[in-house]
């Protein structure tokens, strides 16, 4: 890296347009509000160097399932999915 398997969380929200249908339903798009963290992305810790009498300051490197919620996602299904196991 490839294949298979497992794999969570959060809306039965409101409004409007379009299409299909035909008695009030489905799909899709846009906006508003409320939410989720486990694609991705941002932040920071530890550590290192220098200065200083000390408190501390500056620079570098820079984790995470922590944190932010830009992106993405929020009935079910499907899709996606960090991570884990097996095989190659």
């Nucleotide at each position: 890296c490839u294949u298979c398997u497992g794999g969570a969380g959060a809306g039965c929200g409101g409004u409007g347009g379009a299409g299909c249908a035909g008695c009030g339903g489905c799909u899709u798009c846009a906006c508003c509000c409320a939410c989720c963290g486990a694609a991705g992305g941002g932040g920071a810790g530890c550590g290192g160097c220098g200065c200083g009498c000390c408190g501390g300051c500056g620079c570098c490197u820079g984790a995470a399932u922590c944190u932010c919620u830009c992106a993405g996602g929020u009935c079910a299904c499907a899709a996606g999915g960090a991570c884990a196991g097996a095989a190659g």